This is a predicted structure of an 85-nucleotide RNA (c-di-GMP-I riboswitch aptamer) from Ectobacillus ponti.

RNA sequence: UAACGAUAAGGGCAAAGCUGCGGAAACGCAGUGGCUGCAAAGCUACAGGGGCUAAGGCGACAUGCUAUGCCAGCCAGCUGCCGUA
Numbered sequence: 001u002a003a004c005g006a007u008a009a010g011g012g013c014a015a016a017g018c019u020g021c022g023g024a025a026a027c028g029c030a031g032u033g034g035c036u037g038c039a040a041a042g043c044u045a046c047a048g049g050g051g052c053u054a055a056g057g058c059g060a061c062a063u064g065c066u067a068u069g070c071c072a073g074c075c076a077g078c079u080g081c082c083g084u085a
Base pairs, nucleotide, nucleotide: 003084004083005082012038013037017032018031019030020029021028022027035073042078043077044076048075049074050071051070052069056066057065058064
């Protein structure tokens, strides 16, 4: 440096639900909470793929299409602690 990831050590993060606030919604923030929980559940959304919502706009008016809105705990990119069972 690369690969690998243990009933190792020191630690870290925090799903769903509930409460409050913001938002058209998806969803986000804070508290609580602790999951098939996570070796990156750290960061990145115009570096890429994929997904969610549809206010506004469009429309043949199906309740359709569409992101400038959103998701990194979907894949992925970048960075990082400890070590070698």
Lineage of the source: Bacteria > Bacilli > Caryophanales > Bacillaceae > Ectobacillus.